[in-house]
RNA sequence: GAUAGAGGCGCAGAAUUCAAGAGUAUCAGGAUCCAAUAAGGCUGGACCGCCGUUUCCUGAGAAAGGGGAUUUCUGCCGAAGGGUUUUUUGGCCGGUCCGGCGAAAAAUCCUGGGACGCCGCAUAAGAUGCGUCGUACUGUCACAGUUGUGGAGCGCUAUC
Numbered sequence: 001g002a003u004a005g006a007g008g009c010g011c012a013g014a015a016u017u018c019a020a021g022a023g024u025a026u027c028a029g030g031a032u033c034c035a036a037u038a039a040g041g042c043u044g045g046a047c048c049g050c051c052g053u054u055u056c057c058u059g060a061g062a063a064a065g066g067g068g069a070u071u072u073c074u075g076c077c078g079a080a081g082g083g084u085u086u087u088u089u090g091g092c093c094g095g096u097c098c099g100g101c102g103a104a105a106a107a108u109c110c111u112g113g114g115a116c117g118c119c120g121c122a123u124a125a126g127a128u129g130c131g132u133c134g135u136a137c138u139g140u141c142a143c144a145g146u147u148g149u150g151g152a153g154c155g156c157u158a159u160c
Base pairs, nucleotide, nucleotide: 001160002159003158004157005156008077010076011075012074013073014072015071016069017068018067026060027059028058029057030056031055034052040051041050042049044098045097046096047095048094080111081110082109083108084107085106086105087104088103089102091101092100093099112138113137115135116134117133119131120130121129122128140151141150142149143148144147
């Protein structure tokens, strides 16, 4: 240098299915309030454009993003996840601008792995994800020596 492997509630994706979103948005009817140079809404701002509106009752009543597990299938073991910067975007928000949310690529940095917990962020959310820290556990190598200490995957093991 090449090839092949290992860690285990191991990682990621897809399908299927379920809950939630939500009795929400919206529609119809009724009552009621305001109004025609108004108010409210359509996103966080400005302008434009569109719709009359507030509150309550009755009836009907979604979806998207995201999420869980029932296994199954696929690809794998920096699997994967995250931060920063740059570029692209014919993606989303009624239109334009700003802004925000995404997607892709590149560079660079951090994290061995899963579990639990405080805190923080995202989100409709007690779900879930992500991040710092902590606790024990676990795999690996090194040093001591019979059980401890420490390091990091640009690592470790095997073969050539």
The RNA shown here (Lysine riboswitch aptamer) has 160 nucleotides and comes from a mouse gut metagenome. The RNAcentral record of the sequence draws on MGnify.